[in-house]
């Protein structure tokens, strides 16, 4: 790289360095960005998956010292497949809501 669980509307920034695009892919939108984004460093910080601990027996609770990991906007949003409702038409297409399902990020565990 692959493959299974599990989560994804919470929550967390500052100071240097670089110099130009950036938000994962394609498409349409929105947004951040020379008053320096993004990325890289350091210091901080959020969270609680791995772990420690009490209780306990489909779990619940507490803690953060280790390993991840994150710290603009819901995974920015919607759309690429399938339900289902309501417009519209009534051959289809089309337009709003919603749910699922892909994708993709993290973790743990496998290979």
């Nucleotide at each position: 790289g692959g493959u299974u669980u599990a989560u994804a509307a919470a929550g967390a920034a500052g100071c240097g360095g670089c110099g130009a695009g950036a938000g994962a892919u394609c498409a349409g939108g929105c947004u951040c960005a020379a008053a320096g984004a993004c990325c890289c460093g350091c210091u901080g910080g959020c969270a609680a998956c791995c772990c420690u601990c009490c209780a306990g027996a489909g779990u619940g609770g507490a803690g953060a010292a280790g390993g991840u990991g994150c710290c603009a906007a819901a995974u920015c949003c919607u759309g690429g497949c399938c339900c289902g409702g309501c417009g519209a038409a009534u051959g289809g297409a089309c337009g709003c809501c919603g749910g699922g399902g892909g994708a993709u990020a993290u973790a743990a565990a496998u290979u």

A computed fold for a 111-nucleotide RNA from Mucilaginibacter sp. BT774, annotated as SAM riboswitch aptamer (S box leader). The coordinates come from a structure-prediction model, not an experiment, and the mean pLDDT is 81. Its Rfam family is "SAM riboswitch aptamer (S box leader)". Gene Ontology term of the family: regulation of gene expression. About the family: The SAM riboswitch is found upstream of a number of genes which code for proteins involved in methionine or cysteine biosynthesis in Gram-positive bacteria. The SAM riboswitch acts at the level of transcription termination control. The sequence was found by an Rfam model in a public genome assembly.